[in-house]
RNA sequence: UUCUUCGGGGCAGGGUGUGAUUCCCUACCGGCGGUGAUAGUCCGCGACUCCCUUUUAAGGGACUGAAUCGGUGAAAUUCCGGUACCGACGGUAAAGUCCGGAUGAUAGAAGGA
Numbered sequence: 001u002u003c004u005u006c007g008g009g010g011c012a013g014g015g016u017g018u019g020a021u022u023c024c025c026u027a028c029c030g031g032c033g034g035u036g037a038u039a040g041u042c043c044g045c046g047a048c049u050c051c052c053u054u055u056u057a058a059g060g061g062a063c064u065g066a067a068u069c070g071g072u073g074a075a076a077u078u079c080c081g082g083u084a085c086c087g088a089c090g091g092u093a094a095a096g097u098c099c100g101g102a103u104g105a106u107a108g109a110a111g112g113a
Base pairs, nucleotide, nucleotide: 001113002112003111004110005109006108013025014024015023027097028096029087030086031045032044033043034042040085041084049062050061051060052059053058067083068082069081070080071079089100090099091098
């Protein structure tokens, strides 16, 4: 440099109601890289959404959620314990968890030449 493969999880149980996995009680989930030590909430990246350019291949920009206390330790906002918090757009009884764009795209990971 090029090719191949991989590359996101989650409402069990109950209540109200004509109708809700959407409301209420409760439950459950956590992409990728980094970091003196293992991270949804630290630093950064990706996805979604919006805008611009364009040779229609692609490129650039905007936006981008949420944590504290105690303990151990040389070292942890990462471990252990406690208590919190966060989660694009369209659809639909109001959705982090259902359906859809998406058999998509991508941070990246592994392997081959």
Description:
FMN riboswitch aptamer (RFN element) from Culturomica massiliensis, 113 nucleotides, folded computationally. Its mean pLDDT, the model's own confidence on a scale to 100, is 85. The RNAcentral record of the sequence draws on MGnify.